[in-house]
About this RNA
The part of an RNA shown here (large-subunit ribosomal RNA, domain VI) has 264 nucleotides and comes from a mouse gut metagenome. Its mean pLDDT, the model's own confidence on a scale to 100, is 89. The full RNA is in RNAcentral, with records from MGnify.
Context: one part of a larger RNA
RNA sequence: CGUAAGAGAUUUGAAGGGAGCUGUCCUUAGUACGAGAGGACCGGGAUGGACGAACCUCUGGUGCACCAGUUGUCCUGCCAAGGGCAUAGCUGGGUAGCUACGUUCGGACGAGAUAAACGCUGAAGGCAUCUAAGCGUGAAACUCCCCCUAAGAUGAGAUCUCUCACUCUUUAAGAGGUAAGGCUCCAUGUAGACUACAUGGUUGAUAGGCCGGAGGUGGAAGCGUGGUAACACGUGCAGCUGACCGGUACUAAUAAGCCGAGGG
Numbered sequence: 001c002g003u004a005a006g007a008g009a010u011u012u013g014a015a016g017g018g019a020g021c022u023g024u025c026c027u028u029a030g031u032a033c034g035a036g037a038g039g040a041c042c043g044g045g046a047u048g049g050a051c052g053a054a055c056c057u058c059u060g061g062u063g064c065a066c067c068a069g070u071u072g073u074c075c076u077g078c079c080a081a082g083g084g085c086a087u088a089g090c091u092g093g094g095u096a097g098c099u100a101c102g103u104u105c106g107g108a109c110g111a112g113a114u115a116a117a118c119g120c121u122g123a124a125g126g127c128a129u130c131u132a133a134g135c136g137u138g139a140a141a142c143u144c145c146c147c148c149u150a151a152g153a154u155g156a157g158a159u160c161u162c163u164c165a166c167u168c169u170u171u172a173a174g175a176g177g178u179a180a181g182g183c184u185c186c187a188u189g190u191a192g193a194c195u196a197c198a199u200g201g202u203u204g205a206u207a208g209g210c211c212g213g214a215g216g217u218g219g220a221a222g223c224g225u226g227g228u229a230a231c232a233c234g235u236g237c238a239g240c241u242g243a244c245c246g247g248u249a250c251u252a253a254u255a256a257g258c259c260g261a262g263g264g
Base pairs, nucleotide, nucleotide: 001152005163006162007161008160009159010158011157015149016148017147018146021049022048023047024046025045026044027043033038051106052105053104054103055102059100060099061098062097066093067092068091069090070089071086072085073084074083075082076081110144111143112142117137118136119135120134164263166176167175168174181259182258183257184256185201186200187199188198189197206252207251208250209248210247211246212245213244215241216240217239222235223234224233225232226231
């Protein structure tokens, strides 16, 4: 820009893409078959491998604004307590998120038309013949079924709901102010390179703060007691705590502007 008014939702599916794998064991059954050795079809069940998707409850990884321990050195006048630097100084753990080594799920079932092949009926050709007319069975291949995209599918589809028929003129597929609605802008994240998408914008829990909780760390400082001391114990499952779950308008989403139909 188009989809013959303008919008907000919900959709149909032309077409395209994805997937499509397979082992072992049990049973049927030591049956059919076979002198024996051996040993099934068909059918039923279980459990794996590789591959793929989603997710983070569990198990792990990571987790450079979380907690603790610790070395050297400098600083906060000193003690104590802390801060900086040394690869994040080193070490032990670890929330959210992201992840696999983790968890769950998938290939199915079925249908149609077939290939090779196997048949029925059956002439030409009194027989025979799956074929010439006619009718069946038949495969991981084909078309569906399953998953994803999808009406620029210009062949531009469908349904529901909302807005109404304004003003001006040079009457034009004109200009203007509006409606429903949308955008700018702002707070953001489930989204993200930007854009887009999604949530919210005071009629508000969108982010921060604060409060409570979960989870993590692992017993703070100060004081007391014991010990010559290093240190230990008590106060006290303490103190601290990023992203997690809630609550709460304290702070910031204020205010405002723009676009947008009049219907072949």